[in-house]
Annotation: This is a predicted structure of a 101-nucleotide RNA (SAM-I/IV (S-adenosyl methionine) riboswitch aptamer) from a Gammaproteobacteria bacterium. Lineage of the source: Bacteria > Pseudomonadati > Pseudomonadota > Gammaproteobacteria. Rfam family: SAM-I/IV (S-adenosyl methionine) riboswitch aptamer. The family is grouped with related families in Rfam's "SAM clan". The literature on the family includes a 2008 paper in RNA by Weinberg et al., "The aptamer core of SAM-IV riboswitches mimics the ligand-binding site of SAM-I riboswitches". The prediction has a mean pLDDT of 75. The model forms 88% of the base pairs in the Rfam consensus.

RNA sequence: CACGAGCAUCAAGAAGGGCGCAAGCCCUGCCAACCUGCCGAAUCUGGGCAAGGUGGCUUCUGUAAAGAGAUGCGGCCGAUACGGCAACCAAGCAGGUUAUC
Numbered sequence: 001c002a003c004g005a006g007c008a009u010c011a012a013g014a015a016g017g018g019c020g021c022a023a024g025c026c027c028u029g030c031c032a033a034c035c036u037g038c039c040g041a042a043u044c045u046g047g048g049c050a051a052g053g054u055g056g057c058u059u060c061u062g063u064a065a066a067g068a069g070a071u072g073c074g075g076c077c078g079a080u081a082c083g084g085c086a087a088c089c090a091a092g093c094a095g096g097u098u099a100u101c
Stems, first nucleotide, its partner, number of pairs: 006073005015028005029057003034053003037049003041098006059068003075085003
């Protein structure tokens, strides 16, 4: 990188501008919270924040069950070493376990 598999979600939420016949692309903004990060010992769970990476801002078919489709399951450097780098002016909570005092 490609293919395949698995898990989760598709309830709600959130738009303006420019280019374009259209598909779509770009800029700014917003929404959400999937991954990373933060919430001053470490770690886990819940909750919070929204900085980094995505995604979204019209999902479709179906009476329904369901099916299809979509999205996520960090990024960069480096080139092999479980190596290195960045991650807010935001939030700064609760509980479990371990370690130390």